[in-house]
Context: one part of a larger RNA
RNA sequence: CGCUCUAGGCGUCGGAAUGCGGGCCCCCCCAUUCAACCCGUCUUGAAACACGGACCAAGGAGUCUGGCAUGUGUGCGAGUCAAUGGGCGAGUAAACCCGUACAGCGCAUAGAAGCAAAUUAGCGGCAUCCCCUCGCGGGUGCACUGCCGACCGACCUUGAUCUUCUAAGAAGGGUUCGAGUGAGAGCAUACCUGUCAGGACCUGAAAGAUGGUGAACUAUGCCUGAGUGGGGCAAGGCCAGAGGAAACUCUGGUGGAGGCCCGAAGCGAUACUGACAUGCAAAUCGUUCGUCUGACUUGGGUAUAGGGGCGAAAGACUAAUCGAACCGUCUAACAGCUGGUUCCCUCUGAAGUUUCCCUCAGGAUAGCUGGAGCUCAUAUGUGAGUUCUAUCAGGUAAAGCCAAUGAUUAGAGGCAUUGGGGGCGUAAUGCCCUUGACCUAUUCUCAAACUUUAAAUAGGUAGGACGGCGCGGCUGCCUUGUUGAUCCGCGCCACAGAAUCGAGAGCUCCAAGUGGCCAUUUUUGGUGAGCAGAACUGGCGAUGUUGGAUGAACCGAAAAUCGGGUUAUAGUGCCCAACUGCACGUUAACCUAGAUCCCACAAAGGAUGUUGGUCGAUUAAGACAGUAGGACGGUGGUCAUGGAAGUUGAAAUCCGAUAAGAAGUGUGUAAUAACUCACCUGCCGAAUCAACUAGCCCCAAAAAUGGAUGGUGCUGAAGCAUACGACCGAUACCCGGCUGUCGGGGCAAGUGCCAGGCCCCGAUGAGUAGGAGGGCACGGCAGUCGCUACAAAACCUGUGGCGCGAGCCAGGGUGGAGCAGACGUUGGUGCAGAUCUUGGU
Numbered sequence: 001c002g003c004u005c006u007a008g009g010c011g012u013c014g015g016a017a018u019g020c021g022g023g024c025c026c027c028c029c030c031a032u033u034c035a036a037c038c039c040g041u042c043u044u045g046a047a048a049c050a051c052g053g054a055c056c057a058a059g060g061a062g063u064c065u066g067g068c069a070u071g072u073g074u075g076c077g078a079g080u081c082a083a084u085g086g087g088c089g090a091g092u093a094a095a096c097c098c099g100u101a102c103a104g105c106g107c108a109u110a111g112a113a114g115c116a117a118a119u120u121a122g123c124g125g126c127a128u129c130c131c132c133u134c135g136c137g138g139g140u141g142c143a144c145u146g147c148c149g150a151c152c153g154a155c156c157u158u159g160a161u162c163u164u165c166u167a168a169g170a171a172g173g174g175u176u177c178g179a180g181u182g183a184g185a186g187c188a189u190a191c192c193u194g195u196c197a198g199g200a201c202c203u204g205a206a207a208g209a210u211g212g213u214g215a216a217c218u219a220u221g222c223c224u225g226a227g228u229g230g231g232g233c234a235a236g237g238c239c240a241g242a243g244g245a246a247a248c249u250c251u252g253g254u255g256g257a258g259g260c261c262c263g264a265a266g267c268g269a270u271a272c273u274g275a276c277a278u279g280c281a282a283a284u285c286g287u288u289c290g291u292c293u294g295a296c297u298u299g300g301g302u303a304u305a306g307g308g309g310c311g312a313a314a315g316a317c318u319a320a321u322c323g324a325a326c327c328g329u330c331u332a333a334c335a336g337c338u339g340g341u342u343c344c345c346u347c348u349g350a351a352g353u354u355u356c357c358c359u360c361a362g363g364a365u366a367g368c369u370g371g372a373g374c375u376c377a378u379a380u381g382u383g384a385g386u387u388c389u390a391u392c393a394g395g396u397a398a399a400g401c402c403a404a405u406g407a408u409u410a411g412a413g414g415c416a417u418u419g420g421g422g423g424c425g426u427a428a429u430g431c432c433c434u435u436g437a438c439c440u441a442u443u444c445u446c447a448a449a450c451u452u453u454a455a456a457u458a459g460g461u462a463g464g465a466c467g468g469c470g471c472g473g474c475u476g477c478c479u480u481g482u483u484g485a486u487c488c489g490c491g492c493c494a495c496a497g498a499a500u501c502g503a504g505a506g507c508u509c510c511a512a513g514u515g516g517c518c519a520u521u522u523u524u525g526g527u528g529a530g531c532a533g534a535a536c537u538g539g540c541g542a543u544g545u546u547g548g549a550u551g552a553a554c555c556g557a558a559a560a561u562c563g564g565g566u567u568a569u570a571g572u573g574c575c576c577a578a579c580u581g582c583a584c585g586u587u588a589a590c591c592u593a594g595a596u597c598c599c600a601c602a603a604a605g606g607a608u609g610u611u612g613g614u615c616g617a618u619u620a621a622g623a624c625a626g627u628a629g630g631a632c633g634g635u636g637g638u639c640a641u642g643g644a645a646g647u648u649g650a651a652a653u654c655c656g657a658u659a660a661g662a663a664g665u666g667u668g669u670a671a672u673a674a675c676u677c678a679c680c681u682g683c684c685g686a687a688u689c690a691a692c693u694a695g696c697c698c699c700a701a702a703a704a705u706g707g708a709u710g711g712u713g714c715u716g717a718a719g720c721a722u723a724c725g726a727c728c729g730a731u732a733c734c735c736g737g738c739u740g741u742c743g744g745g746g747c748a749a750g751u752g753c754c755a756g757g758c759c760c761c762g763a764u765g766a767g768u769a770g771g772a773g774g775g776c777a778c779g780g781c782a783g784u785c786g787c788u789a790c791a792a793a794a795c796c797u798g799u800g801g802c803g804c805g806a807g808c809c810a811g812g813g814u815g816g817a818g819c820a821g822a823c824g825u826u827g828g829u830g831c832a833g834a835u836c837u838u839g840g841u
Base pairs, nucleotide, nucleotide: 038053039052040051041050054841055840056839057838058837059836064198065197066196067195068194069193071191072190073189074188075187076186079105080104085098086097087096109116122147123146124145125144129139130138131137132135150181151180152178153177154176155174156173157172161168201340202339204337208330209329210328211327212326213325219304220303221302222301223300224299225298226297227296230262231261232260233258237254238253239252240251241250242249243248266291267290268289271287272286274285275284306322308318309317343775344774345773346772347771348770353366355364356363357362367514368513369511370510371509372508373507374506375505376504382502383501384500386499387498388463389462390461391460392459398453399451400450405447406446407445410442412440413439414438417437418436419435420434421433422432423431424430467493468492469491470490471489472488473487475485477484516540517539518538519537521535522534523533524532525531545556547554561737562736563735564734565733566732571727572726573712574711575710579725581724583722585720586719594714605699606698609696610695611694612693613692614691616689617688618687626683627682628681629680630679632656633655634654638650639649666675667674739765740764741763742762743761744760745759746758747757776830778827779826780825781824784821786819787818794814795813796812797811799810800809801808802807
């Protein structure tokens, strides 16, 4: 000096792991405040003191076949078609190919049938296309559609010709009928939806039919066996004695009958309504009780069988089953009835009404609704839950009843007539009085089934070229009539013949679900009802949200989602967001002041509570109130009365003197008496009294658990009434972000792909039954592209991400052999409920 190795230090760069600290975003968990009743279900209405529901796992319900209908896709097309069959080969193909195309359907209809049998088109609307002088122009005019003809068949009519005298039948007419013609559109197949037949979305009867098995339980008969201790009463018969003339009677024995008595075994089962009552027991135990020589109890055998048996009869019994046994089958019986019916998002979105039904718990039908489309379209067109103008129809409200009809009150006047009563009279077809009917002019009150008159609201039609005017013509209709009406032809007329609004208008086909309730107003029945039945409109049902303390329907207002602002109903002492704001008035309420639509009640009546108002009086010529004095005479008025002197009653109700005093307002007496009031006056010295009315307050005002202006509480209110401001407060309104849907517009050439794409603008978002669209997930199959022992599926997960969601992807752990994606196809394809099924806890 070079190379290699080892150890240490420093510097720089890079990587990995761990720990600590800080920031932002996201996720999960916990805690607090506010809001917040349990799901499913039938229901007008459920948190319901309506029903199902302890919890978990697995299973569990619109399927398949055939026919038909609409729509859509595909193939061929006046045709179409997988008959049977035959062929090729990797394969004796269910599948591929070929061919006949028979049958089917279609290409032709009408008629009961024999049988017969179809094209001329025209005028309007109209897409497209074309032309020019580009306009408010002209031409062409498809599909579809409106009108009018022609043809075919049936029917009605007509009937030349021919003819066997019965048929055929040319030309013609018709306000009749047809699922027809008029230059074809069908057939096959697949799928969705609907419908019919089938177990027919699933579960569920009481029943019905048919064929068998049972009398070991129990019912009854028959056959053959077994069992029944003891005691009592004591029938007939018999014996002896006694009495008697006899018939016979009496007494004492003997005897041992009986659906006789007491009672054991046995058989039964009255009471305790005892014990037990997840029992000893799917009928038992204890005591008590009934019967116990007989219609007794019982073994074995045998007979009777299900609309049948058997029954001392209870519908009892017939194997724990009986007002018709048990087992199998028809059978997955049927049910207009109950219950259940399984993933997500988006768009739309009802009905409870009409008509008919052996219809009222149900169907069909129309309406309401959805889907599929089609034809046009930005207008001089077209439409409308609107207004205006014009013009119609009406008989409700009101009104009317000295207008018709019907009802109805009161007087007044009245001749003739007439009914009743009375007077005069012998009587009168005489007179007079009276009361009705009746008439006349008035008067009172009424009408769903009365009306002269007659609204408002509601309803129909029209507001132009499919028009207006003029001229000419046709007709079998109409007319006395070239009269009218219809139709046809020609000519002229454009200021397009009200307003407002529109998010465009019109047409066709298919189909689901669907027979309530409440409120204002009108209205029927009812004493009334949170009753029953109607009409218009609006709601709830099907709908959340602010407010009404609470709440289906009331008030405000209808909602994707997030944020900001402003309001509505309602509020602003506190609960509780927001003025114990301002101004004026009112209210004092001890059984129990009051306090906000629906609405959770109170009336008639009353009050010298208090506050207003209207009206009428009195008052300095001294009222009202208070206090004091007077309150007289004719006269004990007249009548009546037992009596009546102001004061039981009746009719009168004057005069005098006075400041004033009634032929008397009350008390009183047998009747008087006595007191008092009206009335007058003194003192006093300024306002007073009556009636009516209506605000608040009070009385009227009593109920059962303790209690409710929502609570607390509130009194110059935090009550009631009237103003004025401020504030609070919704999912409403305004603005913005984001998202879905709907509508409109743009974009490929040049520099990747995705037009099933990208970009921009505008409007809009509630929802039960129901409809439609688009997605997620599971099993099988076919091909394709892949993963996997370096760990598939499956399971667990205090891990992370994506999607509105159904769900998906990734990480970690367990595990140990299979499994994904996309495009197709297929279905025994998704659970919280069914007193669901099975298992577990």